[in-house]
Context: one part of a larger RNA
RNA sequence: CCACAUUUAAGGAACUCGGCAAAAUACCUCCGUAAGUUCGCGAGAAGGAGGCCCCGUUGGUGCGCAAGCAUCGGCGGGGGGCACAAACCAGGGGGUGGCGACUGUUUACUAAAAACACAGGGCUGUGCGAAGCCGCAAGGCGACGUAUACAGUCUGACGCCUGCCCGGUGCUGGAAGGUUAAAAGGAGGGGUGCAAGCUCCGAAUUGAAGCCCCAGUAAACGGCGGCCGUAACUAUAACGGUCCUAAGGUAGCGAAAUUCCUUGUCGGGUAAGUUCCGACCUGCACGAAUGGCGUAACGACUUCCCCGCUGUCUCAAAUGUGGACUCA
Numbered sequence: 001c002c003a004c005a006u007u008u009a010a011g012g013a014a015c016u017c018g019g020c021a022a023a024a025u026a027c028c029u030c031c032g033u034a035a036g037u038u039c040g041c042g043a044g045a046a047g048g049a050g051g052c053c054c055c056g057u058u059g060g061u062g063c064g065c066a067a068g069c070a071u072c073g074g075c076g077g078g079g080g081g082c083a084c085a086a087a088c089c090a091g092g093g094g095g096u097g098g099c100g101a102c103u104g105u106u107u108a109c110u111a112a113a114a115a116c117a118c119a120g121g122g123c124u125g126u127g128c129g130a131a132g133c134c135g136c137a138a139g140g141c142g143a144c145g146u147a148u149a150c151a152g153u154c155u156g157a158c159g160c161c162u163g164c165c166c167g168g169u170g171c172u173g174g175a176a177g178g179u180u181a182a183a184a185g186g187a188g189g190g191g192u193g194c195a196a197g198c199u200c201c202g203a204a205u206u207g208a209a210g211c212c213c214c215a216g217u218a219a220a221c222g223g224c225g226g227c228c229g230u231a232a233c234u235a236u237a238a239c240g241g242u243c244c245u246a247a248g249g250u251a252g253c254g255a256a257a258u259u260c261c262u263u264g265u266c267g268g269g270u271a272a273g274u275u276c277c278g279a280c281c282u283g284c285a286c287g288a289a290u291g292g293c294g295u296a297a298c299g300a301c302u303u304c305c306c307c308g309c310u311g312u313c314u315c316a317a318a319u320g321u322g323g324a325c326u327c328a
Stems, first nucleotide, its partner, number of pairs: 001323008010314002014312001019309001027051005036041001038157001052079012080084001092307004097302002099299002104116002120155007132141003158294004163224003168221002170217005177212003183206002188201005225243005252286001253283001264280005
């Protein structure tokens, strides 16, 4: 010097990206327990008291004829120790925001999460030799199931809800019309032949799906404007004009896991706060099942704050064990 332990005056997070690590809490009985809430919970909330040994007294229960034995309490008095859940073992707690409802699952060997799954919700396909999937096929799964089923896809408990656009792309439907392959057709023509014929080219016309066309459909893929003016202070614009569009973003939320400018502005918390919480709305570039907004409970998730506690620190020290190192 290193590792692992133990202890430490005063202070107590001043350390640090961050209380990382450590300390603290810890058991049983009794008392007591808030907001919120889906009335289940929250809850071991929080916060307290007692616990060893001896004596007396009193009540009960079981067994016993009884003496008594076993056991569960109540009350009173006393004793010793630094220490009575005497060692080991053995929750730190509270407040607040975000995300995800939850228990689960995951990157075997750097990620456990807000990712995946989930119950619940929707849409679409499928009538059974089902659709879908595997296979060249036979055959098989689906299923010894039958639309309360199976398959695909999106969303993701629950509560309140889920607006407008079908122009584009997709899907579905459409006895008309247009286009159109092979095929059918065979006007007409070429070669050859004396001819019959053989052979070749070939117009009109008929010809499916598809595409064009016409509709429907957004919990299908997706999309959801600009400029100018206007109210008796100013400011702002309920109002008006105009251009464009398929339609111009509704409810709710909003400097947000989304806000560039930005440490926006105001308020709260601190002596001091780029974080945090509450507001505002000027949303660079939220927004409604690529779901919107809330939400009790839950979380080895994540933000901020407080109490307790401490060698994290001010600021370092000592001891133990094992190494390293030096010498033999």